Annotation:
This is a predicted structure of a 133-nucleotide RNA (c-di-AMP riboswitch aptamer (ydaO/yuaA leader)) from a Micromonosporaceae bacterium. It was read from a public genome assembly, where an Rfam model found it. Taxonomically the source falls in Micromonosporaceae (Bacteria, Bacillati, Actinomycetes, Micromonosporales). The prediction has a mean pLDDT of 82.
């Protein structure tokens, strides 16, 4: 001097997953606010059938083709690119849960508030805006 890794702080990203308070603190356990999800009438929808192709939920994460398989190639759809939009570029396209049961759904009611990443060159370009000087 360069590269890689780790820790702390700050900033940013996916996601509902943030903030405040209490049990003096830790462990552990609670209460709120905000955000998120499930169940649940009339009306509407559906209309034979649940021991059979069972059905359903969270989520962007569905579907198609090839393959013995692992997997490969696409795709509905979703995310990032540090104000927004467009262009361009870069990615994801999983996983889990309920347990024979659930359309929508006011009142009502039951839960969740995790986890995982990045900040050295596509930190690209254009237009518009905002703010500061």
């Nucleotide at each position: 001097c360069c590269a890689a890794g780790a820790u702390c702080a700050c900033c940013g990203c996916c996601g509902a997953g943030u903030c405040g308070c209490c049990c003096g603190c830790c462990c552990g356990g609670g209460c709120g606010a905000g955000c998120c999800g499930g169940g649940g009438a009339c009306c509407c929808g559906a209309g034979c059938a649940u021991u059979u192709u069972g059905g359903g939920g969270u989520g962007a994460g569905u579907c198609c083709g090839c393959g013995a398989g692992a997997g490969c190639g696409g795709u509905a759809g979703g995310g990032c690119u540090a104000c927004u939009u467009c262009c361009g570029g870069c990615c994801c396209g999983a996983a889990c849960c309920c347990g024979u049961c659930a359309g929508c759904u006011a009142a009502c009611u039951c839960g969740g508030u995790a986890g995982g990443c990045g900040g050295c060159c596509a930190u690209g370009g254009a237009a518009g805006g905002a703010u500061g000087c």